Two RNAs folded together computationally: RNase P RNA and transfer RNA, 402 nucleotides in total. The prediction has a mean pLDDT of 76. Rfam match: Bacterial RNase P class A. The family's RNA type in Rfam is ribozyme.
RNA sequence: AGUAGGAUGGAUGAUCGCGGCUGCAUGGCAGACGAGGAAAGUCCGGGCUUCACAGGGCAGGAUGCCGGAUAACGUCCGGUGGAGGUGACUCCAAGGAAAGUGCAACAGAAAUAAACCGCCGUUUAACGGUAAGGGUGGAAAGGCAGUGUAAGAGACUACCGCUUCUCUGGUAACAGGGAAGGCUCUGUAAACCCCAUUCGAAGCAAGACCAGAUCAAAGCGUUGACGUGGCCCGCCAGCUUUAGGUAGGUCGCUUGAGGUAAUUGGUGACAAUUAUCCUAGAUAGAUGAUCAUUCACGACAUAACCCGGCUUACAGUCCUGCU
RNA sequence: CGAAUGGCGGAAUUGGUAGACGCGCUAGACUCAAAAUCUGGUUUCCACAAGAAGUGAGGGUUCGAUUCCCUCUUCGCCC
Numbered sequence: 001a002g003u004a005g006g007a008u009g010g011a012u013g014a015u016c017g018c019g020g021c022u023g024c025a026u027g028g029c030a031g032a033c034g035a036g037g038a039a040a041g042u043c044c045g046g047g048c049u050u051c052a053c054a055g056g057g058c059a060g061g062a063u064g065c066c067g068g069a070u071a072a073c074g075u076c077c078g079g080u081g082g083a084g085g086u087g088a089c090u091c092c093a094a095g096g097a098a099a100g101u102g103c104a105a106c107a108g109a110a111a112u113a114a115a116c117c118g119c120c121g122u123u124u125a126a127c128g129g130u131a132a133g134g135g136u137g138g139a140a141a142g143g144c145a146g147u148g149u150a151a152g153a154g155a156c157u158a159c160c161g162c163u164u165c166u167c168u169g170g171u172a173a174c175a176g177g178g179a180a181g182g183c184u185c186u187g188u189a190a191a192c193c194c195c196a197u198u199c200g201a202a203g204c205a206a207g208a209c210c211a212g213a214u215c216a217a218a219g220c221g222u223u224g225a226c227g228u229g230g231c232c233c234g235c236c237a238g239c240u241u242u243a244g245g246u247a248g249g250u251c252g253c254u255u256g257a258g259g260u261a262a263u264u265g266g267u268g269a270c271a272a273u274u275a276u277c278c279u280a281g282a283u284a285g286a287u288g289a290u291c292a293u294u295c296a297c298g299a300c301a302u303a304a305c306c307c308g309g310c311u312u313a314c315a316g317u318c319c320u321g322c323u
Numbered sequence: 324c325g326a327a328u329g330g331c332g333g334a335a336u337u338g339g340u341a342g343a344c345g346c347g348c349u350a351g352a353c354u355c356a357a358a359a360u361c362u363g364g365u366u367u368c369c370a371c372a373a374g375a376a377g378u379g380a381g382g383g384u385u386c387g388a389u390u391c392c393c394u395c396u397u398c399g400c401c402c
Base pairs, nucleotide, nucleotide: 001323002322003321004320005319006318007317008316010294011293012292013291014290015289016288018034019033021031022030023029024028036300040311041310043309044308045307046306047305048203049202050201051200055232056231058229060199061198062197063196064195065079066078067077068076069075080094081092082091083090084089095194096193100192101191102188103187104186116134117133118130119129120128121127142160143159145157146156147155161183162181163180164179165178166177167176168175169174207251208250209249210248216242217241218240219239220238224236226234227233258277259276260275261274262273263272264271265270324399325398326397327396330346331345332344339386347365348364349363350362351361352360366376367375368374379395380394381393382392383391
């Protein structure tokens, strides 16, 4: 100087103030507790609730090397292959172009297998052969070195590449070796598509109960509502529109795929066992103020059903490994 | 669900190398002077030329991206 991982992001004491819970009591007292690593984005996956006492395709979406972890995932771990970097390390939307269709401007002779310059032959104007060399381009129909030829060319030979078969190692992706071979029409799938796996819908403003109010009109009626984006099938008997009333309270609401510590197994993600702990549940929305000491003198920023991840934002300080 | 492109409005978005078109600004012509009209210029780095960078920002796919994909910012609409 860099790179990978982790911690913190104020602390201690006192006084007053706020919130629900528990206990006692009757308007107060006491006790323990009270925002984050991202609470943000709402990008994924679920738990949970409702739709019926069943579903099946189609459309559409997602993932995409191999093997594992997990409740599951588009997440994470390990490995293989590839790209970047001096290196430690970082990144990858990483199946298929021989199922089919499409696209490749300009330049260039040609991007539908073509001949501009060049080389060779000839009767030297022209015609024929050629695709080695040069030029254009990101890409000219395997690469390089020779033999051969009128001049050339996988026409042939050795090496590499590719295809097929086979052996060794590995669970596998894959790596290494051997043999044979026609020497093969480029790239692009974050182009349409094909293949494999997978996805019911809506969401705590879900939903359940209590209280209150319940005045009406019109239309359809084997119409229609629901399980749908659409179809089949199923199930129900009411559905749609206008108008009026209510919009108050309780539950859901926090004990969990939970936290912490130790041991064991595993490269690791993680799993198992034992012990221990209970840690916000508001609903116009609770964390504040003052003083003293210390310190890094304080960034990004405040739960609203819950959990596992991803992405984004972040002043400053500290620890560990590696180059 | 939709959008963001000059000073302003607004094209191009079957991927082929930007800003069409209309205003505004500016120089000249024309006029006694003006208006109208005509001809040019008008993103940034540069005095000019050449070149490079530029479509809200960053990254990626591709030979090539305003257009395709991912993340972020801002604005609007619907449930």